Record summary:
Model confidence (mean pLDDT): 86 of 100. Small-subunit ribosomal RNA, 3' major domain from a marine sediment metagenome, 479 nucleotides, folded computationally. The RNAcentral record of the full RNA draws on SILVA. Rfam family: Bacterial small subunit ribosomal RNA. Its family is annotated with ribosome and structural constituent of ribosome in the Gene Ontology.
[in-house]
Context: one part of a larger RNA
RNA sequence: UGACGGGGGCCCGCACAAGCGGUGGAGCAUGUGGUUCAAUUCGACGCAACGCGAAGAACCUUACCUGGGCUUGAAGUGCGGAAGACCGGAGCAGAAACGCUCUUUUCCCUUCGGGGACUCUCGUAGAGGUGCUGCAUGGCUGUCGUCAGCUCGUGUCGUGAGAUGUUGGGUUAAGUCCCGCAACGAGCGCAACCCUCGUCUGCUGUUGCUAGCCCCUUUGGGGGAAGGACUCGGCAGAGACCGCCAGCGACAAGCUGGAGGAAGGUGGGGACGACGUCAAGUCAUCAUGGCCUUUAUGUCCAGGGCUACACACGUGCUACAAUGGGCGGUACAACGGGUUGCCAAGCCGCGAGGUGGAGCUAAUCCCUAAAAACCGUCCUCAGUUCGGAUCGCAGGCUGCAACUCGCCUGCGUGAAGGUGGAAUCGCUAGUAAUGGCGCAUCAGAACGGCGCCGUGAAUACGUUCCCGGGCCUUGUACA
Numbered sequence: 001u002g003a004c005g006g007g008g009g010c011c012c013g014c015a016c017a018a019g020c021g022g023u024g025g026a027g028c029a030u031g032u033g034g035u036u037c038a039a040u041u042c043g044a045c046g047c048a049a050c051g052c053g054a055a056g057a058a059c060c061u062u063a064c065c066u067g068g069g070c071u072u073g074a075a076g077u078g079c080g081g082a083a084g085a086c087c088g089g090a091g092c093a094g095a096a097a098c099g100c101u102c103u104u105u106u107c108c109c110u111u112c113g114g115g116g117a118c119u120c121u122c123g124u125a126g127a128g129g130u131g132c133u134g135c136a137u138g139g140c141u142g143u144c145g146u147c148a149g150c151u152c153g154u155g156u157c158g159u160g161a162g163a164u165g166u167u168g169g170g171u172u173a174a175g176u177c178c179c180g181c182a183a184c185g186a187g188c189g190c191a192a193c194c195c196u197c198g199u200c201u202g203c204u205g206u207u208g209c210u211a212g213c214c215c216c217u218u219u220g221g222g223g224g225a226a227g228g229a230c231u232c233g234g235c236a237g238a239g240a241c242c243g244c245c246a247g248c249g250a251c252a253a254g255c256u257g258g259a260g261g262a263a264g265g266u267g268g269g270g271a272c273g274a275c276g277u278c279a280a281g282u283c284a285u286c287a288u289g290g291c292c293u294u295u296a297u298g299u300c301c302a303g304g305g306c307u308a309c310a311c312a313c314g315u316g317c318u319a320c321a322a323u324g325g326g327c328g329g330u331a332c333a334a335c336g337g338g339u340u341g342c343c344a345a346g347c348c349g350c351g352a353g354g355u356g357g358a359g360c361u362a363a364u365c366c367c368u369a370a371a372a373a374c375c376g377u378c379c380u381c382a383g384u385u386c387g388g389a390u391c392g393c394a395g396g397c398u399g400c401a402a403c404u405c406g407c408c409u410g411c412g413u414g415a416a417g418g419u420g421g422a423a424u425c426g427c428u429a430g431u432a433a434u435g436g437c438g439c440a441u442c443a444g445a446a447c448g449g450c451g452c453c454g455u456g457a458a459u460a461c462g463u464u465c466c467c468g469g470g471c472c473u474u475g476u477a478c479a
Base pairs, nucleotide, nucleotide: 001479002478003476004475005474007473008472009471010470011469012468013467015463016462019427020426021425022424023423026318027317028316029315030314031313032312033311034309035308042053043052064304065303066302067301068300069299070298077125078124079123080122081121083119084118088103089102090101091100092099107116108115109114128293129292131291132290133289137287138286139282140281141280142278144276149188150187151186152185153184154183155164156163157162168179169178170177194270195269196268197267199238200237201236202235203234204233205232209227210226213224214223215222216221241264244258245257246256247255248254320420324379325378326377327376328375329374336367337366338365341360342359346355347354348353386417391412392411393410394409395408396407397406433455434454435453436452437451438450439449
């Protein structure tokens, strides 16, 4: 100087407390351990691995296994030799790859010696490797932590390590600001500048809008001209600064309350992550040193596996019902996506879906129905009109192909489950809880992920305690 302490002081955080909903019990989905297997490819392992890499494993992907092939190779570069345009078509055997056979065509320049491009073949230099090492590395990322810290120059103090500044008194979300001070300044962080939501103004006005006008009308509305009022879209501005008032404070920084205001003390949310820590993660995104391999650890193909199943754990979904379930009726969204695409009306089908073909490169057309909610009605506490697992049968869709191993529909079947031990998680407001919708990946395949809108709470006395962190101080036989 640090680190540590079941030392002290001050302070913060959904850290506890207060509250709401879960997990842990059930069934299923998914990841992992284990076990099994010819293989169940590999990585990730407290927080910070485990719906993680994977925003999508039937083939492909695929890195694994079995079997069948190839050896300058599936792709690329250089050199030398030989041959031929290349491309294309057909047959045989085969699981395919590979192999065998037949066939069509005959490039450009030329001084006719040859040269060039391309293809194939032989040889060679070398290719290739998701083989090893993340403890040789770059790059990228997680984490402490959006915590308020981490340092430097000069000066001063100390023999020196180092200290001071950065400590102290206040204050803040903040090393934020004020005051003081052997310090005076500065840098990286904080904040602001950026995006978005909330109010207003100006401009602009189609595909958007419709107050007034005309026409039709079932009086709900539809059409037309026109308009820029309104909604909305776009652009540019205004607005919030403790600016004003009062009190407190040290006349400071600031704090508390009030007015005005759409918004008030950082207005809500996002992007943004200091010096560093964990030899943290990744050699399987990529790049790369070294090592290993070279008729194989490379490469092509078929099939299988990654989907196994006595178990154990994590993350979720659906429930156990009456604040509910079934049926009928009636409303109100936003974010988005669409031309090898979204697919309307109509018709067929109980349905998944089929047919159909209008429109749309989309503020125009389509996906599109929002659902919870509300109204009416049935059920009356029961393993039930709760719950839907499992299994049988019959179908639909995608795709070369749904056996291993997809999704969906109908009929039948109707399991466990009556609120879950010890323990444990999230959340402070348009949040939790709850309801649906969209998108990426994608031929198909979400209960996952990323977003969107609807309905919309309870509680916070307080900081003694648990966890993590910041500053000062103290002890130390630790570095």